Bacterial small signal recognition particle RNA from a Coriobacteriales bacterium, 84 nucleotides, folded computationally.
Its Rfam family is "Bacterial small signal recognition particle RNA". Rfam describes the family as follows. The signal recognition particle (SRP) is a universally conserved ribonucleoprotein involved in the co-translational targeting of proteins to membranes. Gene Ontology terms of the family: signal recognition particle, plasma membrane targeting and SRP-dependent cotranslational protein targeting to membrane, signal sequence recognition.
The prediction has a mean pLDDT of 76.
It is recorded under the gene name ffs.
The sequence is in RNAcentral, with records from ENA.
């Protein structure tokens, strides 16, 4: 001094998780305009559109966090080969 194997840091790629937007005509919710419906009335009942707020799902951030992974990088250990 090669060459393998392996453990430790780090970076790289991949997934997750977070955060953000977006997201179900009806088998999610809230509020339910206009009708319907109950009542002699007051008044109440369910409740479509619409809006709101989300599930699952998909965009975007990837900063910090956890997994994985490879012919990266440094270190350290063994083991084999060489040479003084």
């Nucleotide at each position: 001094g090669g060459c393998u194997u392996g453990g430790g840091c780090g970076g790289c790629g991949u997934c997750a998780u977070g955060c953000u937007c977006u997201g179900a005509a009806c088998c999610u919710g809230g509020u339910c305009a206009g009708g319907u419906c109950c009542u002699g009335g007051c008044g109440g009942a369910a409740g479509c559109a619409g809006c709101c707020a989300u599930a699952a799902g998909g965009g975007g951030c990837c900063g910090c966090u956890g997994a994985c992974g490879a012919g990266c990088g440094c270190u350290c250990a063994a083991g084999c080969c060489u040479c003084c």